């Protein structure tokens, strides 16, 4: 330099153009307990890597850029 992949919550990930962006774990509160853990209930937390474009509508499609992984040279 070229090709392919990944990027969504603190972490691991789901979400194949349409309702409000979700799960598990973690965190906080409450319940339970002598207490802790476990368990149960509830809650907070995201401008979906950045910028543009297509569309009535984009996390999702297209282009460029940044980061990162693999391969080729």
């Nucleotide at each position: 330099g070229c090709g392919c992949g990944u990027a969504u919550a603190g972490c691991u990930c789901a979400g194949c153009g349409g309702u409000u962006a979700g799960a598990g774990c973690a965190c906080c509160a409450c319940g339970c307990u002598u207490a802790u853990a476990a368990c149960g209930u509830g809650g907070g937390g995201g401008u979906c890597g950045g910028a543009g474009g297509u569309u009535c509508a984009a996390a999702u499609c297209c282009u460029c850029c940044c980061a990162u992984g693999c391969g080729c040279a």
The RNA shown here (transfer RNA) has 73 nucleotides and comes from a Patescibacteria group bacterium. NCBI's taxonomy places the organism under Bacteria, Bacteria candidate phyla. Rfam family: tRNA. Rfam classes the family as a transfer RNA. Model confidence (mean pLDDT): 81 of 100.